[in-house]
Predicted 3D model of a 109-nucleotide RNA (Glycine riboswitch aptamer) from a Chloroflexota bacterium.
Its mean pLDDT, the model's own confidence on a scale to 100, is 79.

RNA sequence: CAAUUAUGCAGGGGAGAGACCCUCACCAGGGCACCGAAGGGGCAAAGCUGCUGCUGACAAGGCAUAGGCUGCAGAUCAAACUCUCAGGUAAACGGACCUUGCACAUUUA
Repeated sequence: CAAUUAUGCAGGGGAGAGACCCUCACCAGGGCACCGAAGGGGCAAAGCUGCUGCUGACAAGGCAUAGGCUGCAGAUCAAACUCUCAGGUAAACGGACCUUGCACAUUUA
């Protein structure tokens, strides 16, 4: 100096779904319908562990073992899938994710 990855800060982009109904001066409370992209929960395969069965090398045969295969069970377990607890359903705010700059750290040449 260049690039990788992560974090923080700042800028830009960023979807969905009733400005619903009732009580009610406001606050607040209740009801039905709906959305998934803050957060949170759940799930596959592979791999791992255990068990049943089959097979089964180590110069012949028997038995057993290592190993291999099928099935079952268990723990772990991703997403924009799924649930809708939370959140949300005009605008604003928020918003997964994408992108730009800076800072710090990391790794590589």